[in-house]
Molecule: c-di-GMP-I riboswitch aptamer
Organism: Syntrophomonas sp. UBA1376
RNA sequence: GACCGACAAAGGCAAACUCGUCGAAAGGCAAGGACGCAAAGCCAUGGGUCUAACGCUCCACAGAGCUAUGAUCGCCAGGUUUCCGAA
Repeated sequence: GACCGACAAAGGCAAACUCGUCGAAAGGCAAGGACGCAAAGCCAUGGGUCUAACGCUCCACAGAGCUAUGAUCGCCAGGUUUCCGAA
């Protein structure tokens, strides 16, 4: 230094839920709160999943279907940065 991940040390993040707020929604942000996480740090590049506003089609209407340009990195893969140093 790399691989790797300890009944190690110092720490870190924060699920569900509640409240407020943004958004058409999915979901995001902030406060509280901890299910858990060795990258549960960052990136939407590939795939998956979620939503369907605009748009298109059907329909007398009500509605229904399709569709990301929206979202998800705590779904997977990939890229990139990083604390510690037992076996």